[in-house]
RNA sequence: GGUGGACGGAGGAUCGCCGGCGGGCGGGAUCGCCCGCGGGAGGAAAGUCCGGGCUCCAUAGGGCAGGGAGGUUGCUAACGGCGACCCGGGGUGACCCGAGGGAAAGUGCCGCAGAAACACACCGCCGAUGGCCGGUGAUCCCGCGUGCUCGGGGUGAGUACGCGGGGGAGGCACAGGCAAGGGUGAAAUCGUGGGGUAAGAGCCCACGCGCGACGGCCGGGUGACCGGCGGCGGGGCAAACCCCUCCCGGAGCAAGCUCGAAUAGGGACGCCGUCGAGGGUGGCCCGUCCGAAACGCCCUUCGGGGCGUCGGCGUCCGGGUGAGAGCGCUCGAGCCGUGCAGCAAUGCGCGGCCUAGACGAAUGAUCCUCGCCGUCGCCGGGGCGACCCGGCGGCGGGACAGAACCCGGCUUACAGUCCACC
Numbered sequence: 001g002g003u004g005g006a007c008g009g010a011g012g013a014u015c016g017c018c019g020g021c022g023g024g025c026g027g028g029a030u031c032g033c034c035c036g037c038g039g040g041a042g043g044a045a046a047g048u049c050c051g052g053g054c055u056c057c058a059u060a061g062g063g064c065a066g067g068g069a070g071g072u073u074g075c076u077a078a079c080g081g082c083g084a085c086c087c088g089g090g091g092u093g094a095c096c097c098g099a100g101g102g103a104a105a106g107u108g109c110c111g112c113a114g115a116a117a118c119a120c121a122c123c124g125c126c127g128a129u130g131g132c133c134g135g136u137g138a139u140c141c142c143g144c145g146u147g148c149u150c151g152g153g154g155u156g157a158g159u160a161c162g163c164g165g166g167g168g169a170g171g172c173a174c175a176g177g178c179a180a181g182g183g184u185g186a187a188a189u190c191g192u193g194g195g196g197u198a199a200g201a202g203c204c205c206a207c208g209c210g211c212g213a214c215g216g217c218c219g220g221g222u223g224a225c226c227g228g229c230g231g232c233g234g235g236g237c238a239a240a241c242c243c244c245u246c247c248c249g250g251a252g253c254a255a256g257c258u259c260g261a262a263u264a265g266g267g268a269c270g271c272c273g274u275c276g277a278g279g280g281u282g283g284c285c286c287g288u289c290c291g292a293a294a295c296g297c298c299c300u301u302c303g304g305g306g307c308g309u310c311g312g313c314g315u316c317c318g319g320g321u322g323a324g325a326g327c328g329c330u331c332g333a334g335c336c337g338u339g340c341a342g343c344a345a346u347g348c349g350c351g352g353c354c355u356a357g358a359c360g361a362a363u364g365a366u367c368c369u370c371g372c373c374g375u376c377g378c379c380g381g382g383g384c385g386a387c388c389c390g391g392c393g394g395c396g397g398g399a400c401a402g403a404a405c406c407c408g409g410c411u412u413a414c415a416g417u418c419c420a421c422c
Base pairs, nucleotide, nucleotide: 001422002421003420004419005418006417007416009370010369011368012367013366014365015364017040018039020037021036022035023034024033025032026031042400046411047410049409050408051407052406053405054252055251056250057249066248067247068246069245070244071085072084073083074082075081086100087098088097089096090095101243102242106241107240108237109236110235122182123181124178125177126176129175130174131172132171133170140166141165142164143163144162145161146160147159148158149157150156190208191207192206193205194204195203209233210232211230212229214227215226216225218223256327257326258325259324266317267316268315269314270313271312272311273310278290279289280288281287294309295308296307297306298305299304334353335352336351337350338349339348340347341346372397373396374395375394376393377392378391379390380389381388382387
């Protein structure tokens, strides 16, 4: 340097706050107050991005629209998560990164520069073919003249035209061809060499690279390797539309349910728990209709009896209020340890544990001791030295953040510390 993991101060005192259990006081069961015991935020509780449970609503089936996913394979309740592997890219390396199907179905876009960013030609090469000029002598060479430009000047230089001479067959670059080279660019349509051609070009050939289908071989599969074949050589972008394959109802705990001004919730006593308390019908009984939920322990002469928890019903009591109360609600894809299977994610067992449940929304404040970090000073030790190690003391610091139905992920924030492997 890389990867993975753990921690997120410790102990105590005092005063509070929110639940639970036990007790006391008030006439006191509700309610209020007091006492005691025990519990009380996180690694991300955050963002609310993705997935699931749960709840209610909707729902034959199929399609369209819309949204999402996208290498292969596995894990999972599910996922856009995780594991393993493959491919591509980066790194000396440990390792890291990748929305990783299709650009040869179609449409669209590609700044600046550049001729052209899908068919384009600026410089350049050629001009075979066609055109024009040329044995009635061109282009070219020499000489002279005239004009123009440069120059301070010229018996100078350049250039255009004209004339004369030499020479003797091509010249021009208009159409057109090319894409080799130059130049522009992030990118210009495979590279090197040869053949070929008017010049060129996969136009042809050899080798290499890529692509495609085929065969062999390895692999569970993406795919890897090998072989021969086909000149197939087609710019990029799908996080643009689009095409292909697969997936997808909606709202959310303020979900939703129950009770309640005819007094819920609470307490005491009694009865009952399907072998029937109680209710309806009815004057009463029978009858008939409705009707709750059971469980544990002890004793027993085995017939039953007793006690407790829970539930139902009845009677009585009863206070308080700013009228709401209860359920949902925290025992769960739980946490800790451990064994086995698996490379792993994960799964299957065994043992142990119970760990906030608020709703004007608690989880706090102060102090002491210790520990951690930074800095300064002193002392001791080591080193040639920069500096390092240890002790003592002073001062300062201690992050990010904070439950709100519950889980699994992802992402983001974070003072400081530790461990393992490479």
Bacterial RNase P class A from a marine sediment metagenome, 422 nucleotides, folded computationally. Model confidence (mean pLDDT): 77 of 100. The RNAcentral record of the sequence draws on MGnify. Its Rfam family is "Bacterial RNase P class A". From the family's description: Ribonuclease P (RNase P) is a ubiquitous endoribonuclease, found in archaea, bacteria and eukarya as well as chloroplasts and mitochondria. Its family is annotated with dimeric ribonuclease P complex, ribonuclease P activity and tRNA processing in the Gene Ontology. The family's RNA type in Rfam is ribozyme.